[in-house]
Description
This is a predicted structure of a 159-nucleotide RNA (c-di-AMP riboswitch aptamer (ydaO/yuaA leader)) from Modestobacter marinus. The model forms 92% of the base pairs in the Rfam consensus. It matches the Rfam family "c-di-AMP riboswitch aptamer (ydaO/yuaA leader)". The literature on the family includes a 2004 paper in Proc Natl Acad Sci U S A by Barrick et al., "New RNA motifs suggest an expanded scope for riboswitches in bacterial genetic control".

RNA sequence: GGACGGACCCCGCCGAACCAUCCGUGCCACUGGCCGGGUGGACCGGGGACCCAUCGAUCCCCUGGGGUGAAUCCUGGCGGCGCACCUGCGUGCGCUCCAGGUAGGGCGUCUUCCAGCCCGAACCCGUCAGCUAACUCGGUAGGCGGUCAGGAAGAACGG
Numbered sequence: 001g002g003a004c005g006g007a008c009c010c011c012g013c014c015g016a017a018c019c020a021u022c023c024g025u026g027c028c029a030c031u032g033g034c035c036g037g038g039u040g041g042a043c044c045g046g047g048g049a050c051c052c053a054u055c056g057a058u059c060c061c062c063u064g065g066g067g068u069g070a071a072u073c074c075u076g077g078c079g080g081c082g083c084a085c086c087u088g089c090g091u092g093c094g095c096u097c098c099a100g101g102u103a104g105g106g107c108g109u110c111u112u113c114c115a116g117c118c119c120g121a122a123c124c125c126g127u128c129a130g131c132u133a134a135c136u137c138g139g140u141a142g143g144c145g146g147u148c149a150g151g152a153a154g155a156a157c158g159g
Base pairs, nucleotide, nucleotide: 010146011145012144013143014142018041019040020039021038022037023036024035026034027033028032042140043139044138045137046136047135052130064128065125066124067123068122073101074100075099076098077097079096080095081094082093083092084091085090104119105118106117107116109155110154111153112152113151114150
């Protein structure tokens, strides 16, 4: 001097998951940051009237229903497992694995267009809930990135 890794502060992204202030013989690398609690503000979600919506003749099959969220739906496979039917071949349904697509969603103030790159999950209620004023019950997590932040038009804010 360089590379790699870690930590603090700072800046930013997904998301409602943030802002301010006070208290604490709390922690730290101590003009500050963090943790716990109080208060105020802000944001998000559920339940919940009138009205509106829903309601439905016949036959067959299958099947509880609902919520948060962008995260729905479809196709394929000499796949796997379970259940039902079946003399058998096999058929249907559910879950899962692999692959592809897709409604939809994200990418440094905001909107639109173009380009590029991604996501397209997970969880909860418990037989019950349409909308919904008053009212009422909850949440304010978690996970990532950083010398860049693509282009065009418009708007806003700041100087």